This is a predicted structure of a 350-nucleotide part of an RNA (small-subunit ribosomal RNA, central domain) from a metagenome. It matches the Rfam family "Bacterial small subunit ribosomal RNA".
Context: one part of a larger RNA
RNA sequence: CUGGGCGUAAAGGGAGUGUAGGCGGGAAGGUAAGUUAGGAGUUAAAUUCACGGGCUUAACCCGUGGCCUGCUCUUAAUACUGUCUUUCUUGAGUAUGGGAGAGGGUAAUGGAAUUCCAGGUGUAGCGGUGGAAUGCGUAGAUAUCUGGAAGAACACCAGUUGCGAAGGCGGUUACCUGGCCCAAUACUGACGCUGAGGCUCGAAAGCGUGGGGAGCAAACAGGAUUAGAUACCCUGGUAGUCCACGCCGUAAACGAUGGAUACUAGUUGCUGGAGGAGUCAAUCCCUUCGGUGACGAAGCUAACGCAUUAAGUAUCCCGCCUGGGGAGUACGCUCGCAAGGGUGAAACUC
Numbered sequence: 001c002u003g004g005g006c007g008u009a010a011a012g013g014g015a016g017u018g019u020a021g022g023c024g025g026g027a028a029g030g031u032a033a034g035u036u037a038g039g040a041g042u043u044a045a046a047u048u049c050a051c052g053g054g055c056u057u058a059a060c061c062c063g064u065g066g067c068c069u070g071c072u073c074u075u076a077a078u079a080c081u082g083u084c085u086u087u088c089u090u091g092a093g094u095a096u097g098g099g100a101g102a103g104g105g106u107a108a109u110g111g112a113a114u115u116c117c118a119g120g121u122g123u124a125g126c127g128g129u130g131g132a133a134u135g136c137g138u139a140g141a142u143a144u145c146u147g148g149a150a151g152a153a154c155a156c157c158a159g160u161u162g163c164g165a166a167g168g169c170g171g172u173u174a175c176c177u178g179g180c181c182c183a184a185u186a187c188u189g190a191c192g193c194u195g196a197g198g199c200u201c202g203a204a205a206g207c208g209u210g211g212g213g214a215g216c217a218a219a220c221a222g223g224a225u226u227a228g229a230u231a232c233c234c235u236g237g238u239a240g241u242c243c244a245c246g247c248c249g250u251a252a253a254c255g256a257u258g259g260a261u262a263c264u265a266g267u268u269g270c271u272g273g274a275g276g277a278g279u280c281a282a283u284c285c286c287u288u289c290g291g292u293g294a295c296g297a298a299g300c301u302a303a304c305g306c307a308u309u310a311a312g313u314a315u316c317c318c319g320c321c322u323g324g325g326g327a328g329u330a331c332g333c334u335c336g337c338a339a340g341g342g343u344g345a346a347a348c349u350c
Stems, first nucleotide, its partner, number of pairs: 003322004007304002012318001014201004021194003025088007033081002035077008049065006091191001092188004096183004103177007110154001114150008125136002162169002206247006215241002220236004258317006266295011299306002323350003332343004
């Protein structure tokens, strides 16, 4: 390379956008590059193969044929692919009218709780645990009431609910803004799918500068436990957690399942539309489109299981795997302020 694979055995890129490239709907015509058929030239000799011959035989040598699956030229064919022209509407998109939503950003605002501060009442405990102690408290704590301040998070609603490409998104209101779905027409006329590089986004932790700091809490300190206890438990507590701007670019970034299209039994929930039936209010019933769950036929699977949201049947494109350890290490390159990230071996060993 080929082959075989990628839910759990090694293997789906964290996600999107999109360049090159690859692949690509229906009809008619032209062309004949690919393709197919015939012919011609060439494809050195030796070697190899078949047959025949020469050395007593063999090795060896000679002759004839074949092979050289290729390339070039030429004649023809036109189904398929390409290419050019014309055309179509079902793929894709645009317009119109509706709809749902924790989709994103900015600003404002609300109540509960917590801590702190001030004051009132009040007195000896509080707190904490398996039990304790450290700790707090007669300089008046805990408890309780009133007032104030601060920061962070939004109980109930809340749901195998919804939205988003993924990460993720949850009090309320306003503004700005992205995507999606449905209905009926009109329009464009293949404008599509995928996507190496590139670019953008990307939880938490971490980093830089400046703010902020209630609670929580790595580190750290103390108290316990214990043989020890650099832990689990307790009392404290700093970075951090929050905001702005800029980095980092990784996760069990998981559905451990790449994207797109078509096809292949059903049953039953939830959710967003549309149409119909209906005493047109509700409820309920039927049909249909989009999403999200549970179960299950065929089929698939090593099994578990998957099963119209496929892991079924097929096609196209990308990524990745090829025994374990060494090792996601070394070296080099590259990105980063750093931490480190990306790429990524070998010796050796089993």
The coordinates come from a structure-prediction model, not an experiment, and the mean pLDDT is 88.